Context: one part of a larger RNA
């Protein structure tokens, strides 16, 4: 100087407390451990691995296993030799890869010697490797932590390591700011500048809008028209403790108030200092070294990654009456669409089929929002709760749904009556709850990423648990 302390002081955080809803019990989905297996590819392992890499394993993917093939090779560069235009088609054996046979075609330049592009053969130098090492590395990422810290120049002090500044008194979300001070300044962080959102103005008015006027209709911005309103999207305004009162030595600041759409960082996002964990990744990519070279490379078929006594994590659905069934009737936002979205009509109980209008989309389509509300049945039961499981019959995608897809109908109707010890999230348009969309994608979503609808309770407080910041103290630690 640090680190540590079941030392002290001060302070903060959904850290506790106060509340609301869960997990832990059940069934299922998914990931992991374990076990099994020819293989169940590999990685991730306290927080910070475990719906993680995977924004989508039937083949492919695919790295694994079994079997069948190839050896200048599936892809790429160059050299030498010898040959052919390229290419298309048919047949045989085969699971295919591949092997064999047949056929078609005869490129460009030329000084006719040859040369060039492309294809295949032989030889060679490189190739190739999701093989090892993340403890050789770059890059990227997680984490402490959006915590308020981490440093430097000059000066001063100290023999020196180093200190000072950065400590102290206040204050803040903040090393934020003020005052003081052997310090004076500065840098990286904080904040602001950026984006979305809340109010308003200007400009613009189609594909969006419809107040007033006219017309049409069963109804309707449907039409003439309008530019007000909503909205769209570009540029401005607006919030700064600016104003008033109180506290305070004063400044900073704190408390209250006015005005205001918004008030003291308005709400949310992006943004992550010096560093820590030899943290993670050689399987995104790049790369040193090592290993491999008729194989650890490569092609193909089938299988596996989907196994199952069990254990754990993350979720979904429930156990019901604040509910379930049936009928009726409303109200979104954000997205996607030409190999696409696909209306209306017709067929089917349905999944879906048929036909194909319109739309390269503020125009058309996906598209029904759902919870809510109204009416009605059920009356506390393993039930009109719950839907697992299984049987049969189907639909769709796709060469192909046996291993191993999703969905539909009929039948079947399991566990489950609120969950031990323990444990998680959340402070407001939040939790809870309800639907909608998108990426990936032929098909496949209870996951992920977004969108809106309805919409709470509680916070006395900082003794305690966890994590963190500053000062100080002890130390046989570095």
């Nucleotide at each position: 100087u640090g680190a540590c302390g079941g030392g002290g002081g001060c302070c903060c955080g959904c850290a506790c407390a106060a509340g609301c809803g869960g997990u832990g019990g059940a069934g299922c989905a998914u990931g992991u451990g374990g076990u099994u297996u020819a293989a169940u590819u590999c990685g991730a392992u306290g927080c910070a691995a475990c719906g993680c890499g995977c924004a989508g394993a039937a083949c492919c993917u695919u790295a694994c296993c079994u079997g069948g093939g190839c050896u200048u090779g599936a892809a790429c560069u160059g050299u030498g030799g010898g040959g052919g235009a390229c290419u298309g088609c048919u047949c045989u054996a085969g699971a295919a890869a591949c092997a064999g046979a047949g056929u078609u075609u005869u490129c460009c330049c030329u000084u006719c010697g040859g040369g060039g592009a492309c294809c295949g053969c032989c030889a060679c130098a490189g190739a190739g490797g999701u093989g090892c090492u993340g403890c050789a590395u770059g890059g990227c990422u997680g984490u402490c932590g959006u915590c308020a810290g981490c440093u430097c120049g000059u000066g001063u002090c100290g023999u020196g390591a180093g200190a000072u500044g950065u400590u102290g008194g206040g204050u803040u979300a903040a090393g934020u700011c003020c005052c003081g001070c052997a310090a004076c300044g500065a840098g990286c962080g904080c904040a602001a500048c950026c984006c979305c959102u809340a109010c308003u103005c200007u400009u613009a008015g189609u594909u969006g809008c419809c107040a007033g006027c006219g017309g049409u209709u069963a109804a309707a911005g449907c039409c003439g028209g309008g530019a007000a309103c909503u909205c769209u999207a570009a540029g401005g305004g607006g919030a700064c403790u600016g104003c008033c009162c109180c506290g305070g030595a004063a400044a900073u600041c704190g408390g209250g108030g006015a005005g205001g759409a918004a008030g003291g960082u308005g709400g949310g996002g992006a943004u992550g200092a010096c560093g820590u964990c030899a943290a993670g990744u050689c399987c995104u990519c790049a790369u040193g070294g090592c290993c491999u070279u008729u194989a650890u490379g490569u092609c193909c078929a089938g299988g596996g990654c989907u196994a199952c006594a069990c254990a754990c994590g993350u979720g979904c659905u429930a156990c019901a009456a604040u509910g379930g069934g049936c009928g009726g009737u409303a109200c979104a936002a954000a997205g996607g669409g030409u190999u696409g979205c696909g209306a209306a009509g017709c067929c089917g109980c349905a999944a879906g089929g048929u036909u194909g209008a319109g739309c390269c989309a503020a125009u058309c389509c996906c598209a029904a929002a759902a919870a809510a509300c109204c009416g009605u049945c059920c009356u506390c039961a393993g039930u009109u709760c719950g839907g697992a499981u299984u049987g049969c019959a189907g639909u769709c995608u796709g060469c192909a749904a046996c291993u191993c897809g999703a969905c539909u109908g009929c039948a079947u109707g399991a566990a489950g009556u609120u969950g031990g010890a323990a444990u998680c999230g959340c402070u407001a348009g939040u939790a809870a709850u309800c639907c909608c969309g998108g990426a990936u994608c032929a098909g496949c979503a209870c996951g992920c990423c977004g969108g809106g609808g309805u919409g709470a309770a509680u916070a006395c407080g900082u003794u305690c648990c966890c994590g963190g910041g500053c000062c100080u103290u002890g130390u046989a630690c570095a």